[in-house]
Formats: sequence, structure tokens, C1' cells
RNA sequence: GCCCGAGUGGCUCAAUGGUAGAGCGCAUCACUAGUAAUGAUGAGGUUCCAGGUUCGAUUCCUGGCUCGGGCA
Repeated sequence: GCCCGAGUGGCUCAAUGGUAGAGCGCAUCACUAGUAAUGAUGAGGUUCCAGGUUCGAUUCCUGGCUCGGGCA
């Protein structure tokens, strides 16, 4: 330099055009003599950035950035 894959709450991952969700973690409450476990409720996201297509983009297209892999 070229090619492929990935980038979404604190972490690990869903959602493949139509209101962004789950598990773990965190907070509060219940339970307990107390802690853990368990249950209930809640907070937390400009979906890496900039454009384009579309009535509508996490999703499709182009470029850039970061990470991983391959070729030379």
C1' cells in the first nucleotide's frame, strides 16, 4: 500500500429500513438478626466521525478515524 471483519448504556452483545433492547454491573425498596442470594422498581445511549440515498438510517452507499486479521 491492497483486501476482509468489527465499532451500539460502565462491560459483553442483540436489533439488517419504521418508538434502540437484553444479560451482567450500578441505585432504591422488599426479604434477612446481618451479609450474600432472590424478587420488584429505576437511572444510564447524539448507535465512532462527516456527507449521501430515503417520507424515515443502528441498518443501504461514499470518505475518514480506531481496533483485529490476511496478502505483499
Molecule: transfer RNA
Organism: Cladonia macilenta KoLRI003786